[in-house]
Context: one part of a larger RNA
RNA sequence: GGCAAUUGGUGGAUGCCUUGGCAUGCACAGGCGAUGAAGGACGUGAUACGCUGCGAUAAGCUACGGGGAGGUGCGAAUACCCUUUGAUCCGUAGAUUUCCGAAUGGGGAAACCCACCUUAGAUGCUUGGAAAAUCAGAGCGGCAGGGCAACUUGCCGCUGUGGUUUCCAAGUAUCGUUACAAGGUAUCUUAUCCUGAAUACAUAGGGAUAAGAGGCGAACGCGGGGAACUGAAACAUCUAAGUACCCGUAGGAAAGGACAUCAACCGAGACUCCGCAAGUAGUGGCGAGCGAACGCGGACCAGGCCAGUGACAAUCAUGAGACAAGCAGAACCUUCUGGAAAGUUGGGCCAUAGCGGGUGACAGCCCCGUAUGCGUAAUGCGAAUGAUUGUCCUCGAGUAAGGCGGGACCCGUGAAAUCCUGUCUGAACAUGGGGAGACCACUCUCCAAGCCUAAGUACUCGUGCAUGACCGAUAGUGAACUAGUACCGUGAGGGAAAGGUGAAAAGCACCCCGACAAGGGGAGUGAAAUAGUACCUGAAACCGAUUGCCU
Numbered sequence: 001g002g003c004a005a006u007u008g009g010u011g012g013a014u015g016c017c018u019u020g021g022c023a024u025g026c027a028c029a030g031g032c033g034a035u036g037a038a039g040g041a042c043g044u045g046a047u048a049c050g051c052u053g054c055g056a057u058a059a060g061c062u063a064c065g066g067g068g069a070g071g072u073g074c075g076a077a078u079a080c081c082c083u084u085u086g087a088u089c090c091g092u093a094g095a096u097u098u099c100c101g102a103a104u105g106g107g108g109a110a111a112c113c114c115a116c117c118u119u120a121g122a123u124g125c126u127u128g129g130a131a132a133a134u135c136a137g138a139g140c141g142g143c144a145g146g147g148c149a150a151c152u153u154g155c156c157g158c159u160g161u162g163g164u165u166u167c168c169a170a171g172u173a174u175c176g177u178u179a180c181a182a183g184g185u186a187u188c189u190u191a192u193c194c195u196g197a198a199u200a201c202a203u204a205g206g207g208a209u210a211a212g213a214g215g216c217g218a219a220c221g222c223g224g225g226g227a228a229c230u231g232a233a234a235c236a237u238c239u240a241a242g243u244a245c246c247c248g249u250a251g252g253a254a255a256g257g258a259c260a261u262c263a264a265c266c267g268a269g270a271c272u273c274c275g276c277a278a279g280u281a282g283u284g285g286c287g288a289g290c291g292a293a294c295g296c297g298g299a300c301c302a303g304g305c306c307a308g309u310g311a312c313a314a315u316c317a318u319g320a321g322a323c324a325a326g327c328a329g330a331a332c333c334u335u336c337u338g339g340a341a342a343g344u345u346g347g348g349c350c351a352u353a354g355c356g357g358g359u360g361a362c363a364g365c366c367c368c369g370u371a372u373g374c375g376u377a378a379u380g381c382g383a384a385u386g387a388u389u390g391u392c393c394u395c396g397a398g399u400a401a402g403g404c405g406g407g408a409c410c411c412g413u414g415a416a417a418u419c420c421u422g423u424c425u426g427a428a429c430a431u432g433g434g435g436a437g438a439c440c441a442c443u444c445u446c447c448a449a450g451c452c453u454a455a456g457u458a459c460u461c462g463u464g465c466a467u468g469a470c471c472g473a474u475a476g477u478g479a480a481c482u483a484g485u486a487c488c489g490u491g492a493g494g495g496a497a498a499g500g501u502g503a504a505a506a507g508c509a510c511c512c513c514g515a516c517a518a519g520g521g522g523a524g525u526g527a528a529a530u531a532g533u534a535c536c537u538g539a540a541a542c543c544g545a546u547u548g549c550c551u
Base pairs, nucleotide, nucleotide: 001550002549003548004547005546006545007544008543009542015536016500017499020471021470022468023467024466025465026464027463028462029460030459031216032215039100040099041098042055043054044053046078047077049075050074051073061094062093063092064091065090066089070082071081105114106113107112115185116184117183118182119181121175122174123173124172125171126170127169128168129167130166132165133164134163135162136161138159139158140157141156142155143154144153145152146151187213188212189211190210191209192208193207194206195205220251221249222248223247224246225245231238235285261268262267272299273298274297275296276295282290283289303452304451305450306396311391312390313389314388315387316386317385318384321381326374327373328372332347333346336343348365349364350354356368357367358366401425402424403423404422405421406420407419408418411437432447433446434445435444436443487494488493507535510522511521512520513519
C1' cells in the first nucleotide's frame, strides 16, 4: 500500500409525520373612503429585540349578551398584579384612534416645516375711581375717673390725614386649568345669492352659502382608442385580432330587452345563457383561414310608463322571519405484556351519535366532539302590509331615406340588401311608413326616430362549511420557520436558505480532567442519552481505527 471483516467519524439521503399549501363543491359576501380609506411611519409592556394587538384612554376603555376558573398574547422567562363582588376569553354596539397617505390651510426631499381666523381665563405691579370695615395718631367740643393743683387716663361726637382689605377700569409683566388646545380655512361640479370690467344694457371675472365628488380594490361588465410578433411555409389584401395594451365608467352583477323582429302564405311571439343545427350556408391573394342564421331542445320567465282611480319610484310606520357568541348531548370495567393500554383476555353497554381529532402504542362507551334538539338583548338585515309624496303636456324631423367616404354584419364592394355615421342633401304623417338580400309588382308582416325592467348568465380580493385515486419540506404557494424576510440592485425590480429531543424538560444536581474554557469522563433522569438543545430514523460519496491475509 491492497483486499476482507469489524467498528467509528462526517454527511443528511430515505422512511414516518404535519402546523402549510393546491384544487373543487355549496352557502354567504361582493365593497372601503372627506364621520379621512387602502397602505404605512412612529409610538405603546415592569424588563421589550422581532411578530401580534393597540393609539398619548395606546397587548388597551365603556355598555349589553354569552361563559364559569383561572388569567396576565407568541418566540420565552421572572416579578408585580387581577379574579365567584364573576376576571381572562367569545359576540354585538360604542368611545379613544398620534403623524403620513385622495391628503384637502400653504409648502414639502411622505410620516416634516410654516400660517391665519374663531372659541375661556388666572396672578402680580403701577395709575385712577368707588365702597364699606378696621387700625394709628392729630385738632375741637362734651362726659367720666385719678390728682391739692399743674396735669393725666378712658369714652363719645364732628372735621380732616395716613396705613390695611374689597370691587371696577386702563396699562404692563408672568402663567396656561382641553388653550403648548379644539374647530375651521384645498380644488372641481351643481344650485342660490351678492358683486362686477373693457362696454350702455349685459357678459366674462370675483366672493359667500349649501350639497356632492376626488382615492383604493382580485376578476367579471360596458364604452372610446388600438398594435406587433405570428400564420399564409417569402409577402402586400388577409391573419394574429378588435386580441394584448391604454383610457373612461358602473354594478353585485353588467349589458340586453318588450318587435318598424322572424317566417313563408303555415305560423311564431321581449331579452339573456346553454346544447344542436354546423364546421353546414357562405366568405376568402376562393390561399392561409374566417364562419352564421332559420328551426329544434333546454335554463329562466314579466311586463310596464309618457295626465290616470293605474303603474313606477322614494320616504316613513308596523314588522313575520333569518343571523352571534353559545347550551344540552348516550354508553366500560377487568386480566396479561409493556415505561405507558387505546393492544390482548374475559364479560358488558350506547347508537337519529361506529364523521373526525386528542389522550404515554391502534379508544363508538376517557376528553373534545358527532347525530339530534335548543338559544339569542340592543343595533343592523328584512318578506309583507299601510300611509305620505313625486311623475308636468303626448307616440317621438334635420329624423327616415339618398349622394360621397369609412365601419359593423359569415358577407374582403361584390348583384350587396340590413345596421352605424364624418360630410352634403332631405320626406311622408296611419288615406301614412319600414321590412321580406340589387330592383319592380303583388302578397304577408311590423310600426323607427322616447324611457324603465327581475330571473336565468360571468367572476372571486374575501367569509364559513365540506371534500380530494392533490403535495408532504429540492414536493406543495416564492414563503409550514422573524418571508416578499435576509440579501442583491441608484432604480424599476430580483429574491433565498431554513420543519421533527422526549410521553413529560424529568434539558444532566454533584464529582473529576481542562484555562473558574471548549470539549470530555463518571454520577443521575429517562423505556431509550449511539434520544443531550450540533438532539427521530441516519443511506452514499469522503476520512479513520482494529484484526486477518497478501506484497
Predicted 3D model of a 551-nucleotide part of an RNA (large-subunit ribosomal RNA, domain I) from Nitratireductor sp. The full RNA is in RNAcentral, with records from ENA.